[in-house]
Molecule: Bacterial RNase P class A
Organism: Bacteroidota bacterium
RNA sequence: GCUAUCAGACGUGCCAUCGAUUUUCUUUAUUGAAAAUAGGAAAGUCCGGACAGCGAAGGGCAAUGCACCGGUGAAUAGCCGGGUGAUGUAACAAUCAACAGAAAGUGCCACAGAAAAUAACUGUCGCGUUAACACGCGAUGAGGGUGAAAAUGUGGGGUAAGAGCCCACGGCAUUUAUCAGUAAUGAUAUUUGCGGGUAAACCUUGCAUGCUGUAAUGCCACGUAAACUAAUGUUUGAAGGCGGCCCGCCUGAGUUAGAGGGUAGGCAGCAAGAGGUGCUGAGCAAUCAGCAUCCCAGGUAAAUGAUGGCGUUCUUUAGUAAUAAAGAAACAGAAUCCGGCUUAUAAGCUGAUAGCUUUU
Numbered sequence: 001g002c003u004a005u006c007a008g009a010c011g012u013g014c015c016a017u018c019g020a021u022u023u024u025c026u027u028u029a030u031u032g033a034a035a036a037u038a039g040g041a042a043a044g045u046c047c048g049g050a051c052a053g054c055g056a057a058g059g060g061c062a063a064u065g066c067a068c069c070g071g072u073g074a075a076u077a078g079c080c081g082g083g084u085g086a087u088g089u090a091a092c093a094a095u096c097a098a099c100a101g102a103a104a105g106u107g108c109c110a111c112a113g114a115a116a117a118u119a120a121c122u123g124u125c126g127c128g129u130u131a132a133c134a135c136g137c138g139a140u141g142a143g144g145g146u147g148a149a150a151a152u153g154u155g156g157g158g159u160a161a162g163a164g165c166c167c168a169c170g171g172c173a174u175u176u177a178u179c180a181g182u183a184a185u186g187a188u189a190u191u192u193g194c195g196g197g198u199a200a201a202c203c204u205u206g207c208a209u210g211c212u213g214u215a216a217u218g219c220c221a222c223g224u225a226a227a228c229u230a231a232u233g234u235u236u237g238a239a240g241g242c243g244g245c246c247c248g249c250c251u252g253a254g255u256u257a258g259a260g261g262g263u264a265g266g267c268a269g270c271a272a273g274a275g276g277u278g279c280u281g282a283g284c285a286a287u288c289a290g291c292a293u294c295c296c297a298g299g300u301a302a303a304u305g306a307u308g309g310c311g312u313u314c315u316u317u318a319g320u321a322a323u324a325a326a327g328a329a330a331c332a333g334a335a336u337c338c339g340g341c342u343u344a345u346a347a348g349c350u351g352a353u354a355g356c357u358u359u360u
Base pairs, nucleotide, nucleotide: 001356002355003354004353005352006351007350008349013310014309015308016307017306018305020037021036022035023034024033025032039331043342044341046340047339048338049337050336051213052212053211054210058247059246060245061244063209064208065207066206067205068082069081070080071079072078083099084097085096086095087094100204101203105202106201107198108197109196121144122143123140124139125138126137127136128135152170153169154168155167156166157165171194172193173192176189177188178187179186180185217268218267219266220265228258229257230256231255232254240250241249275294276293277292278291279290280289281288282287312329313328314327315326316325317324318323
């Protein structure tokens, strides 16, 4: 330098003509003029909120969610830094973690194997029997086999043969103390113990917990039949009180079903914000503060477009070069808004890994 893979950030402009929507000014008049007009994910509807409504009495149970430390943040979302563990490496790097508890209890660990925790297939030792081979009883769990895993490892002593049976040094868990650190934790010494794994199995511990959702909600206009039938209720209290159940409390004269009649219009919510951009400063970073500056869609079945020309990026060909020609450009379309996560993705850019080539 080239190629491939993975990860991250990013995501084509200007002019002219005509057309559409909104706002402001103007006009007799949508008459004229000016400004602006769909994304990094607008997707998924997954998480967290803003906002609106209900709750004026609460209590209990169930249920749901979270789970190392610190920082940041509106946030229970997320992000940043660190610790521990696992993978990985010669060592790093890098990646992942739904990271409390297995010493409260109950479960599960297929198949193989004697046996997955009250272990005995093979083997070893002792006693008995037999001409011999085989066999019987007792002990054992070191060696071998099965398996992902078989009663903590190595060495020595001891034993009929063996075993933490005893000793020494280790491993794992745990108690206490000192030092370092904001902390998680680490190092050193020490106490007590010894099957392992699994809680994304039930469970235990600690902490937390209203719900619904812009078709929320509020206002205006128009219109009729607040009428009819049946059941049930009116202090012996139905219905209601916006997650479930129970108790309690409050309000309370209607409620449910049927048949039939009227209406479907308009305004607000609706975009000036936990806002954008630039510079400076603090911080490892996420992020925060100060100063300056800007207003960047509000449509309601849905506007944000069409045509022409010139460009931007990339690729290929020709050329010493300047340059010329041809081609390509993905995923995709606002509907209350914001912060995240996940998914899709052309070209080029940055980084890591691997391979190839080479002194340009």